[in-house]
This is a predicted structure of a 188-nucleotide RNA (Lysine riboswitch aptamer) from a soil metagenome. The coordinates come from a structure-prediction model, not an experiment, and the mean pLDDT is 76.
RNA sequence: AAAUAGAGGAGCGGUGAGUAGAAGUACUCGUGUUGAGGUGCGAAGAACCGAUGAGGCACGAGAAAAGGAUUCCCCGCCGAAAUCAUAAAUGGACUUCGAUGUUUGUGAUUGGGCUGCAGACAAAGAGUUUGCAGACUGUCAUCCGAUUCCGAUCUAUCGGGAUGAAAAGCGGAUGGAGAGCUAUUUGA
Numbered sequence: 001a002a003a004u005a006g007a008g009g010a011g012c013g014g015u016g017a018g019u020a021g022a023a024g025u026a027c028u029c030g031u032g033u034u035g036a037g038g039u040g041c042g043a044a045g046a047a048c049c050g051a052u053g054a055g056g057c058a059c060g061a062g063a064a065a066a067g068g069a070u071u072c073c074c075c076g077c078c079g080a081a082a083u084c085a086u087a088a089a090u091g092g093a094c095u096u097c098g099a100u101g102u103u104u105g106u107g108a109u110u111g112g113g114c115u116g117c118a119g120a121c122a123a124a125g126a127g128u129u130u131g132c133a134g135a136c137u138g139u140c141a142u143c144c145g146a147u148u149c150c151g152a153u154c155u156a157u158c159g160g161g162a163u164g165a166a167a168a169g170c171g172g173a174u175g176g177a178g179a180g181c182u183a184u185u186u187g188a
Stems, first nucleotide, its partner, number of pairs: 001186006009078001011077004016072004027062008037049003041098005081110011111137002114134008139176007148161005
């Protein structure tokens, strides 16, 4: 340096099914009232609808869905994945521009989960995400320590070893980052 296989744990992501919620909301119809605009993200245009009443409001009847969440099974995994930027392709009730969604590539940041605060998204006191803070946790490096090791019994005792130059392992302090860490193999 390369290949293979692994570890972190309230670990990451995906499909499907159920449940709650979205919501008695959108929407449709009827009645009354008002009276000129309206057309599935925004703007412009085109086309269409509209005084035989657009749209708004009130009442009545009927009445959803998606995204997101959670539980379970299964699947893929440990830069798992997430966010931001950028390039290409592509989607939506017409065209153009923009925004946005999905897929792929490139670059940057983040070890991981939790809690709190603030911002954004969201119907939302759910949740996601970003930033900051806090302890916790895994890993490696450096330093310090002995409170260590093995066996039997089985969870607290017995027996044995060792007395430190050490340490597979245990405890503590400080620090780093996943392009990391551990093991094996190969090459230099």